[in-house]
């Protein structure tokens, strides 16, 4: 890369380097950003999935624990927009993350 499953309203900061952007895509908005944005390192930290234990008839499902290996650390995946409903954490599309597959 390509498919599949399942999760995504809870969490969680700092120093450097650096200099205008960012916040997935398209539109619309609205929010961050020179009190330093996006990107690099270092560090630390949180617990989503692989992972350990328990419980259970193996699975599956719950609980707990670690922080190995991705992963995350403004704001609900920021919020609409497609479809029902007709306020809502509904679906469905897309996207993120993991795990296995091509």
């Nucleotide at each position: 890369u390509u498919g599949u499953u399942a999760u995504c309203a809870a969490g969680a900061a700092a120093g450097g380097c650096a200099g205008a952007g960012g916040g997935a895509a398209u539109a619309g908005a609205c929010c961050c950003g020179u009190u330093g944005a996006a990107g690099c390192c270092u560090u630390a930290g949180c617990a989503a999935c692989c992972c350990u234990u328990u419980a259970c008839a193996u699975a599956a499902u719950a609980a707990a624990g670690a922080a190995g290996g991705u992963g995350c650390u403004a704001a609900a995946u920021u919020c609409u927009a497609c479809c029902c409903a007709a306020u809502u954490u509904g679906g469905a599309u897309a996207g993120a993350u993991a795990a296995c597959u091509u």